Model confidence (mean pLDDT): 83 of 100.
The RNA shown here (c-di-GMP-I riboswitch aptamer) has 87 nucleotides and comes from a Campylobacterota bacterium.
It matches the Rfam family "c-di-GMP-I riboswitch aptamer". Rfam's curators write: GEMM was predicted in a large-scale screen for bacterial structured RNA regulatory elements.
[in-house]
RNA sequence: CACCGAUAAUAGCAACGACGACCGAAAGGCGUUGACGCAAAGCCAUCGACCUACGGGCUCAAGCCUAGGGUUUGGAGGGUUACCGAA
Numbered sequence: 001c002a003c004c005g006a007u008a009a010u011a012g013c014a015a016c017g018a019c020g021a022c023c024g025a026a027a028g029g030c031g032u033u034g035a036c037g038c039a040a041a042g043c044c045a046u047c048g049a050c051c052u053a054c055g056g057g058c059u060c061a062a063g064c065c066u067a068g069g070g071u072u073u074g075g076a077g078g079g080u081u082a083c084c085g086a087a
Base pairs, nucleotide, nucleotide: 004085005084012038013037016034017033018032019031020030022029023028036074042080043079044078046076047075048072049071050070051069055066056065057064058063
């Protein structure tokens, strides 16, 4: 240095739930708190899957379609960066 990953140490993230007089048309986000778990469950774009339908389109109507809105590495394969050091 690379691989690797302890019943080690330090720091970190947070499925899911509860609460909120916050943001949003909604989906969802954000904050607080508890917490399954995680050695890239850090970041980036691409692809896929899923959610919503303000606006727009169709319709006599009911309703249907539509992402310029979102969720997802805890979907896939990539790129890139990083703490610790037993075997």